[in-house]
RNA sequence: GUGACUGUAGCUCAGCCGGAAGAGCGCCGGACUGUGGAUCCGGAGGUCGCAGGGUUCGAGUCCCGCCAGUCACCCCA
Numbered sequence: 001g002u003g004a005c006u007g008u009a010g011c012u013c014a015g016c017c018g019g020a021a022g023a024g025c026g027c028c029g030g031a032c033u034g035u036g037g038a039u040c041c042g043g044a045g046g047u048c049g050c051a052g053g054g055u056u057c058g059a060g061u062c063c064c065g066c067c068a069g070u071c072a073c074c075c076c077a
Base pairs, nucleotide, nucleotide: 001073002072003071004070005069006068007067010025011024012023013022019057027043028042029041030040031039049066050065052064053063054062
C1' cells in the first nucleotide's frame, strides 16, 4: 500500500427484516450475617469510534468519507 473483519455501559459482549438500547461481571444502596464472603432486592451508568455527509417519516442497523484496532496478502530490507 491492498483486502476482510471489528469499534455499543468501567470490562466482556448481545441487539433479528430499519421502529429508537440490553445482558453478565464490576460499581452504589438495602436485606441477611457477630464481621466478611456468598445469596436476595433495588439503583446509577450510553446517545452506539466521528460536533462527519447521505438515504428515510424514522438509522446502532443501509450507503459514502475519515479515525483506531486485529488478521491476511504485496513490496522493500